[in-house]
């Protein structure tokens, strides 16, 4: 240099044009004498930036970081 993949709440993640999803954790309630276990309920995301197609973009196209392989 050149090819392939991935970037989504604190962490790991699902979702490939049509309301951003679930686990854990995080706060509150309920249960108990009291924890643990367990049930409701909410908080939290500019979906890596930027730009294009297009009625509508995480999602598809360019370009740019970043990470992980691989070829030379």
């Nucleotide at each position: 240099g050149c090819c392939u993949c991935c970037g989504u709440g604190g962490c790991u993640u699902a979702g490939u044009a049509g309301u951003a999803u679930a686990g854990c954790g995080c706060a509150g309630c309920c249960u108990u004498g009291g924890u643990a276990a367990g049930g409701c309920u909410g908080a939290g995301g500019u979906c890596g930036c930027g730009g294009g197609u297009g009625c509508a973009a995480c999602u598809c196209c360019c370009g740019c970081c970043g990470g992980a392989g691989g070829c030379u």
The RNA shown here (transfer RNA) has 72 nucleotides and comes from a Candidatus Woesearchaeota archaeon.
Its mean pLDDT, the model's own confidence on a scale to 100, is 81.
It matches the Rfam family "tRNA". The family's RNA type in Rfam is transfer RNA. Rfam's curators write: Transfer RNA (tRNA) molecules are approximately 80 nucleotides in length.
The sequence is in RNAcentral, with records from ENA.
Lineage of the source: Archaea > Nanobdellati > Candidatus Woesearchaeota.